[in-house]
Molecule: transfer RNA
Organism: Holosporales bacterium
RNA sequence: GCCCAGAUGGCGGAAUUGGUAGACGCGCUAGUUUCAGGUACUAGUGAGUAAUAACUCUUGGAAGUUCGAGUCUUCUUCUGGGCA
Repeated sequence: GCCCAGAUGGCGGAAUUGGUAGACGCGCUAGUUUCAGGUACUAGUGAGUAAUAACUCUUGGAAGUUCGAGUCUUCUUCUGGGCA
C1' cells in the first nucleotide's frame, strides 16, 4: 500500500433482510434474611433537566437516502486479521 471483519448503557453481549434500541448475563443501588459479611430472594438501574411524571438526547465521528437507519450509501478515526 491493497483486501476482509469489527466499534451498541459501567462491563460482556443480542437486536428476524430498515419498523418500540439496549434482550440476556455481570456489576451497581435499595430492601428482606444475618450479630455482621457472604449466599439466596424481591425491586430498580443508558444520559440530561431538582423531580416519580414529562420532554430531549444516545449504536466510534461526520454527512446522505428514507415516513422511518444499529442495519443501506459516502467520507473519516480506531482495533483485529490476511496479502505483498